RNA sequence: CCAGUCGGCCGGGCGACCGCUGUUCUCUACGAGCAGAGGAAAGUCCGGGCUCCAUGGAAAAACGGUGCCGGAUAACGUCCGGCGGGGGUGACCCUAGGGACAGUGCCACAGAGAGAAAACCGCCUCUGCGUUUGCUCUGCAAAUCGCUGGGGUAAGGGUGAAAGGGUGCGGUAAGAGCGCACCGCGCCGCCGGUAACGGGGGCGGCAUGGUAAACCCCACCGGGAGCAAAACCGAAUAGGGACCGCGCGAAGCCUCGGCUUCAGGCGCUUUCCACGCCGUGGUCCGGGUUGGUUGCUAAAGGCCGCAUGCAAAUGCGGUAUCCAGAUGAAUGGUCGCCGACGAGGAAAACCUCCGAACAGGACCCGGCUUAUAGGCCGGCUGGCGCU
RNA sequence: GGGCCACUAGCUCAGGCGGUUAGAGCGCGGUCCUGAUAAGACCGAGGUCUGUGGUUCGAGUCCACAGUGGCCCACCA
Numbered sequence: 001c002c003a004g005u006c007g008g009c010c011g012g013g014c015g016a017c018c019g020c021u022g023u024u025c026u027c028u029a030c031g032a033g034c035a036g037a038g039g040a041a042a043g044u045c046c047g048g049g050c051u052c053c054a055u056g057g058a059a060a061a062a063c064g065g066u067g068c069c070g071g072a073u074a075a076c077g078u079c080c081g082g083c084g085g086g087g088g089u090g091a092c093c094c095u096a097g098g099g100a101c102a103g104u105g106c107c108a109c110a111g112a113g114a115g116a117a118a119a120c121c122g123c124c125u126c127u128g129c130g131u132u133u134g135c136u137c138u139g140c141a142a143a144u145c146g147c148u149g150g151g152g153u154a155a156g157g158g159u160g161a162a163a164g165g166g167u168g169c170g171g172u173a174a175g176a177g178c179g180c181a182c183c184g185c186g187c188c189g190c191c192g193g194u195a196a197c198g199g200g201g202g203c204g205g206c207a208u209g210g211u212a213a214a215c216c217c218c219a220c221c222g223g224g225a226g227c228a229a230a231a232c233c234g235a236a237u238a239g240g241g242a243c244c245g246c247g248c249g250a251a252g253c254c255u256c257g258g259c260u261u262c263a264g265g266c267g268c269u270u271u272c273c274a275c276g277c278c279g280u281g282g283u284c285c286g287g288g289u290u291g292g293u294u295g296c297u298a299a300a301g302g303c304c305g306c307a308u309g310c311a312a313a314u315g316c317g318g319u320a321u322c323c324a325g326a327u328g329a330a331u332g333g334u335c336g337c338c339g340a341c342g343a344g345g346a347a348a349a350c351c352u353c354c355g356a357a358c359a360g361g362a363c364c365c366g367g368c369u370u371a372u373a374g375g376c377c378g379g380c381u382g383g384c385g386c387u
Numbered sequence: 388g389g390g391c392c393a394c395u396a397g398c399u400c401a402g403g404c405g406g407u408u409a410g411a412g413c414g415c416g417g418u419c420c421u422g423a424u425a426a427g428a429c430c431g432a433g434g435u436c437u438g439u440g441g442u443u444c445g446a447g448u449c450c451a452c453a454g455u456g457g458c459c460c461a462c463c464a
Stems, first nucleotide, its partner, number of pairs: 001383010012338007020036006038358001042369002045367005050226004055274004060270002063222005068082005083097001084095004098217002103215002105211003120157002122153005128147003131143005165183006184206001185204004190199003230294004240285007249262005264278004287463003301322001302319007342353004388460007397413004406444001415431005437453005
C1' cells in the first nucleotide's frame, strides 16, 4: 500500500423570533427559570416487575416450552467462557448439538432387493444336451464355446438420498472380516479436566441405516389475564329480558315450622384431601356515561472510580445541574449562517444545484429480531514492496 | 396500547398424517353451434403456494424470523 476480519462510537451543528407539554418560583396574570423521543421508541418474538382473578394444600395426569458442559442473572429460548462438528491459507465465522439395541410409524419414484432385506447383469462350480477337436471311432476324452437346470458369491456393473464398515496385502473354485495391518465403530480399565470431552491401552471381527423442526422416551421449567390490568370520586339509566349446563334427592327429630345427617352441585383444565356456600355457572339482547384522580415513572437504571473475575457480571464508594410523563395525545414552525453525502460541469484547483438514513414514546425493565444515507476510531490476519 | 387469526390462479375456496407433474367453481382466450348474440359443447392459457432461512433424500404441508391484511377490547347499574 492492497485485500479481509472482529469490536466500539456518532448519526446534522449554531443563533434569532413565534408556538406546544410538564414542573417550580414569584404570587393571581401576565411573566420568569428549568426539562422535553430512540438505538432501534418498531415487530410483539421471549423473559420478568406490577395489578387483578382463583378458599388452601398435595402430587399426578393433560397441555405447552426448553435441550452439549460450566457460569452470569430477578428471569429467559438471553449473555459469557469452554467442548464436539463444519467452513476458511489465516484473523475468524456457522452450529435447534439429549436419546434411533424402550416402543411405534415413514423411507415416494427407480431398482432384483429399503430393514433382523436382496441374486438382475456379471464371476465361480456341478449336472444334462449340443458344437468343435483328437483318438485305439455304435464309443471315450478334452476344450478358449453355447443353452437348460441346481448351487456358491456380495469383489465388479446397474438403481437410488441411502444397499449391512473403508483402504491395502494375503487368501480362495470365485469371493467374503475369511485372516492380518492401519483408520472408523462398540465395550472395559487408566490418565487429565468441576463437566461436556480429550489422550493413550486392552478386548471384540463388526453384532440392527436415516428420520425425534414424526409420534414418543428422559431431564428440567411453567396457574390465567393483562395498565383498555386495577382502585377511587362524580354524572346518568330500566338493578330489565331471553336461552343453555348441573342440581332442586333421601333419612331422622319435632312445638309442623324448622333443625340435623348423608348425598348432590359450585368454588382455576382434570383427579384427591380439607374448608366454605345452597342454588350456581355461562352466553346473548337491551339501558346509561364517553368526565376527573390515582396507577405514572427514581429504576433489577445511567455515568465515574476502585476491587474480584479470562469474560458475562458482581461488590463497595461517589455523583441529585444525568433524569419526558403527554391522554384524539406535546417534543414543532419560519428565517439566517455552516454543512456530511449525492448529482451535473471541468484536466485540475474549483463552480453550480440539492440539503441529512431508519424512524418517532403511551405502565416499566432485561434481551432477541428487523430497518438504518453516511462518517469516525481501535485490535487482528493474509499478500506485495522497502529498510 | 394489548390480544388473536389468515395469506394457494384475476376472484372464492379445496389440498393440512411430507412423495413424483398442486386441483375445483366462476371469470379469461380460441373453435363449433346461430343470420347475429346469450345459453350449450369441446379445447387451452394462467401459480416463485406472501418472502427469507433452516430440518429432511424430498417442504404448499414441519420449524424460526420477517411482511401484508383482517377481527376483538372501556366504564356504570
Predicted 3D model of RNase P RNA and transfer RNA as a complex of 464 nucleotides. It holds a member of the Rfam family "Bacterial RNase P class A". Its family is annotated with dimeric ribonuclease P complex, tRNA processing and ribonuclease P activity in the Gene Ontology. It is annotated as a ribozyme.